[in-house]
RNAcentral holds the sequence, with entries from Rfam. A computed fold for a 72-nucleotide RNA from Callorhinchus milii, annotated as transfer RNA. Model confidence (mean pLDDT): 80 of 100. Its Rfam family is "tRNA". From the family's description: Transfer RNA (tRNA) molecules are approximately 80 nucleotides in length. By type it is a transfer RNA. The organism belongs to Callorhinchus, within Eukaryota.
RNA sequence: CAUUCUGUAGCUCAGUGGUUAGAGCGCUCGCCUAGCAAGCGAGAGAUCUGGGUUCAAUUCCCGGCAGGGCGA
Numbered sequence: 001c002a003u004u005c006u007g008u009a010g011c012u013c014a015g016u017g018g019u020u021a022g023a024g025c026g027c028u029c030g031c032c033u034a035g036c037a038a039g040c041g042a043g044a045g046a047u048c049u050g051g052g053u054u055c056a057a058u059u060c061c062c063g064g065c066a067g068g069g070c071g072a
Stems, first nucleotide, its partner, number of pairs: 001071001003069005010025004018055001027043005048064005
C1' cells in the first nucleotide's frame, strides 16, 4: 500500500428489520451455614463511531476508528 474478517455486559460469546437484547463466568444483596465454600433466589451492567435506506436499524449500505488474517 492492497485485500479480507471482526467490533454487543468487567471477560468469553449468542442473537434478530418491530417483541422485555440473552447465556456462561465474574460483581452486589438476600437465604442457607457456627463460619467459609457449594447450592438457591433476586439485582446492577452492553449494541465502536458518523451518515444513508426504511414507517421502524443493534441487524442492511457507505465512510471513519480500533483490532486480527493474508499478500507485496